[in-house]
RNA sequence: GCGGACGUGGCUCAGCGGUAGAGCAUUGGCUUCCCAAGCCGAGGAUCGCGAGUUCGAAUCUCGUCGUCCGCU
Numbered sequence: 001g002c003g004g005a006c007g008u009g010g011c012u013c014a015g016c017g018g019u020a021g022a023g024c025a026u027u028g029g030c031u032u033c034c035c036a037a038g039c040c041g042a043g044g045a046u047c048g049c050g051a052g053u054u055c056g057a058a059u060c061u062c063g064u065c066g067u068c069c070g071c072u
Stems, first nucleotide, its partner, number of pairs: 001071007010024004018055001026042005048064005
């Protein structure tokens, strides 16, 4: 220099054009003599960044940044 994959709550991931979700973690309550476990709730991501297409974009297109892999 060229090509590819990935980037979504604190963490690990889902979501392939129509209300952004799950598990774990955090936190409130119930239960218990206490703890743990269990059960019922709550908060938290404008989706790496910018632009475009569209009535509508995490999703499609372009650019860009980062991480990883391969080629020269």